A computed fold for a 72-nucleotide RNA from a Clostridia bacterium, annotated as transfer RNA. It matches the Rfam family "tRNA". It is annotated as a transfer RNA. Rfam's curators write: Transfer RNA (tRNA) molecules are approximately 80 nucleotides in length. The coordinates come from a structure-prediction model, not an experiment, and the mean pLDDT is 84. NCBI's taxonomy places the organism under Bacteria, Bacillati, Bacillota, Clostridia.
Order: sequence, then structure tokens, then C1' cells
RNA sequence: GGCCCGUUGGUCAAGCGGCUAAGACGCAGGCCUCUCACGCCUGAAACGGGAGUUCGAUUCUCCCACGGGUCA
Repeated sequence: GGCCCGUUGGUCAAGCGGCUAAGACGCAGGCCUCUCACGCCUGAAACGGGAGUUCGAUUCUCCCACGGGUCA
């Protein structure tokens, strides 16, 4: 340098054009308990950046950045 794959809350991880962006762990508050833990309830917290297509983009296309694989 060429080609391929990936980037979503603090961490892991669903999502195949219209979602309140699911879930687990973690975190905060409450209930329970003599207290803690466990358990139960509630809550906060995310789409790498830019452009394009579209009535509408996390989702499709292009460029860039970062990470991984592979071929020189």
C1' cells in the first nucleotide's frame, strides 16, 4: 500500500429504513433485614466524525479516524 471485518451507556452485547435504541453486569435510590449480603422495585446512562441517498438513517452508499485479520 491492496482486500476483508469491526466501532452502540462505565463493561459486554441485540438491532437487516419508521423502536420510548432490548438485555446482562456495574452504578444510584427505595423495599426487605438488627446490619450487610441475597432477593424485589424504580431510575440515570449509548449509536466514532463528516457527506450523500431517502418523506425518514444506528440500519444503505462514499470519505476520514481508530482497532483487528489477510496478501505483498